[in-house]
RNA sequence: CAGGUCGGCCAGGCGGUCGCGGCGUCUGGUGACAGGCGUCGAGGAAAGUCCGCCCUCCACAGGGCACGGUGCUGGCUAACGGCCAGGCGGGGCAACCCGACGGCAAGUGCAACAGAGAACGAAUUGCCCCCUGCGCGGGCAGGGAGCGAGGGUGAAAAGGUGGUGUAAGAGACCACCGGCGCGGGCAGCGAUGUUCGCGGCCAGGCAAACCCCACCGGGAGCAAGGCCAAGCAGGCGCACUGGAGCGGCCCGUUCCACAAAAAGCGCCGGGUGUGCUGCUUGAUCGCCUUCGGCAACGGAGGCGACAGAUAGAUGACCGCCCACGACAGAAGGCGGCUUACCGGCUGGCCUGGACA
RNA sequence: GGGCGAUUAGCUCAGGGGUAGAGCGGGGUCUUUACACGGCCUAGGUCGGGGGUUCAAAUCCCUCAUCGCCCA
Numbered sequence: 001c002a003g004g005u006c007g008g009c010c011a012g013g014c015g016g017u018c019g020c021g022g023c024g025u026c027u028g029g030u031g032a033c034a035g036g037c038g039u040c041g042a043g044g045a046a047a048g049u050c051c052g053c054c055c056u057c058c059a060c061a062g063g064g065c066a067c068g069g070u071g072c073u074g075g076c077u078a079a080c081g082g083c084c085a086g087g088c089g090g091g092g093c094a095a096c097c098c099g100a101c102g103g104c105a106a107g108u109g110c111a112a113c114a115g116a117g118a119a120c121g122a123a124u125u126g127c128c129c130c131c132u133g134c135g136c137g138g139g140c141a142g143g144g145a146g147c148g149a150g151g152g153u154g155a156a157a158a159g160g161u162g163g164u165g166u167a168a169g170a171g172a173c174c175a176c177c178g179g180c181g182c183g184g185g186c187a188g189c190g191a192u193g194u195u196c197g198c199g200g201c202c203a204g205g206c207a208a209a210c211c212c213c214a215c216c217g218g219g220a221g222c223a224a225g226g227c228c229a230a231g232c233a234g235g236c237g238c239a240c241u242g243g244a245g246c247g248g249c250c251c252g253u254u255c256c257a258c259a260a261a262a263a264g265c266g267c268c269g270g271g272u273g274u275g276c277u278g279c280u281u282g283a284u285c286g287c288c289u290u291c292g293g294c295a296a297c298g299g300a301g302g303c304g305a306c307a308g309a310u311a312g313a314u315g316a317c318c319g320c321c322c323a324c325g326a327c328a329g330a331a332g333g334c335g336g337c338u339u340a341c342c343g344g345c346u347g348g349c350c351u352g353g354a355c356a
Numbered sequence: 357g358g359g360c361g362a363u364u365a366g367c368u369c370a371g372g373g374g375u376a377g378a379g380c381g382g383g384g385u386c387u388u389u390a391c392a393c394g395g396c397c398u399a400g401g402u403c404g405g406g407g408g409u410u411c412a413a414a415u416c417c418c419u420c421a422u423c424g425c426c427c428a
Stems, first nucleotide, its partner, number of pairs: 001352010012321007020041009043327001047338002050336005055221004067217005072086005087101001088099004102212002107210002109206002125150001126147002129144006159177006180199008225277003234268005241257006284305009322325001357427007366380004374411001382398005404420005
């Protein structure tokens, strides 16, 4: 210098004018409210709602079944399908990246087409031997027995290479390699690695097929849920006395009703919207120092930051500058994942080339 | 804001691992003097997009998009 790989940060800036939402304060107003001043006012994804929690209501003795989810090991965390570290497998020269990565020698099931045969192996073409017939013979035809090497089909055909052996062959046997199972040693918390011995090569694929094993999960969601006043529907009570007001109470006094019904008086009175709440300062976030840890993360100390609407604010215009501005906008909160995104700045590492 | 469902031929829908169908519609033909009805034949599909599992995906899994329904 070129190419690559893994992270971190930013997401137009400055000034002016007008406007919007929250809070505080002052002034005016009986009040609703209005005005002035000050201050705060979207994101790395606020998104998708794919996971996990907090919170709220409903249900619930305990345990189990069913259903759903997760799935190498160890750790982190409030929890997780997230993160960190490690193992194994795969890709890449490398840095590094990817992996739903428990179990098909528990059971059940599936495999179209092609092919002789598709899973307790099969015998089409073949190989070899024997018998019979024809033939001098090579050979041809028929019958019988053996074989699983070669060809062919397929996504997949039942270890590989070499040798021994045989009529021809074959793990039939032997050596090496690979894989599997059983038992043991060593290293590691573990996944696993390594090594020794034995066994026989019969144990193919699919569990994002049913299923088995281990662990986890009650359901619904802030339009969850809660509060207040007035009014309305409605219900109950009252009457040879009753109810209410005045009053601490009795007496008293005033008002109303007074056979039934209606009316009246008193008491009770559900739900929805509006109003209020839940609502935003919390398992909070960022930076610095320090301690533990490889790390994720955790502890301690210091400093700083933090919208809260309810028809729903965060905008418009002008001027200057440049790299000419992407994806997109809160609606209970938080931790993740995934998806969208013009570009810019910056750090570590790897490969190649050149020069010193 | 929250909770669900669907997407397959021009239209309405089946198919839920083995290579895609039905009805209506379209085209051709027969029948009729002609039309309709009817009979026979036939064309038409990136199974919404992308990725994964599998020998094999419309179907199973993940993700994205579009449309629709419900809750005050």